A computed fold for a 92-nucleotide RNA from Hymenobacter artigasi, annotated as SAM riboswitch aptamer (S box leader).
The organism belongs to Hymenobacter, within Bacteria.
Its Rfam family is "SAM riboswitch aptamer (S box leader)". About the family: The SAM riboswitch is found upstream of a number of genes which code for proteins involved in methionine or cysteine biosynthesis in Gram-positive bacteria. Its family is annotated with regulation of gene expression in the Gene Ontology.
């Protein structure tokens, strides 16, 4: 990068460095010098995978949260495009 499967109306932010953009794309709308994005530290949310536990089911349900990811403005911000986007897991 591609393919497959699942999920996307819930939830969770402070500080430091820095300094103008950000919200995928188009249109809108919004956020932003009372500090965007990025990076670092600390914290948190969640429960996809793994571990472990229970139920009793053998591809299930529930729990747990040390590990691998993810996420922490607005319903994936809204509408469109659904052969879209994002994330997880598996495969190539």
């Nucleotide at each position: 990068u591609u393919u497959u499967u699942a999920u996307a109306c819930a939830g969770a932010g402070g500080c430091g460095c820095u300094g103008a953009g950000a919200g995928a794309c188009a249109g809108g709308c919004u956020c932003g010098a009372u500090g965007a994005a990025g990076c670092g530290c600390c914290g948190g949310c969640a429960a996809c995978c793994a571990u472990c536990c229970g139920c009793a089911a053998u591809c299930g349900c529930g729990g747990c949260c040390c590990g691998g990811u993810g996420c922490c403005a607005a319903g994936u911000c809204c509408u469109g495009a659904u052969u879209a986007u994002a994330u997880a897991a598996a495969a190539a």